[in-house]
RNA sequence: CCGUGCGGGAGAGUUCCCGCGAAGGCGGGGCGCCGAAGGGGCAAAUCCUCCCCGGAACCUCUCAGGCACCCGGACCGCACGG
Numbered sequence: 001c002c003g004u005g006c007g008g009g010a011g012a013g014u015u016c017c018c019g020c021g022a023a024g025g026c027g028g029g030g031c032g033c034c035g036a037a038g039g040g041g042c043a044a045a046u047c048c049u050c051c052c053c054g055g056a057a058c059c060u061c062u063c064a065g066g067c068a069c070c071c072g073g074a075c076c077g078c079a080c081g082g
Stems, first nucleotide, its partner, number of pairs: 001082008013031001015030006032067003038063001039061003046056003
């Protein structure tokens, strides 16, 4: 540094319409939102430097993803393996 297992882990309408269903719920569409899988960008600010160039991100954009629960989830801790 990489991988695996366990634990912790935020944000944002379970909003409106249509269809299916006995129901739980599922599918599609509209508007409103979130950013911490992934992806794009350095245009701003920040950091790496005194400056330029360049680079980076939990910065920014929201393509993707997400907005009850579940799943997921950057990142952190522990254990094991390479």
This is a predicted structure of an 82-nucleotide RNA (Glycine riboswitch aptamer) from uncultured Nocardioides sp.
Model confidence (mean pLDDT): 83 of 100.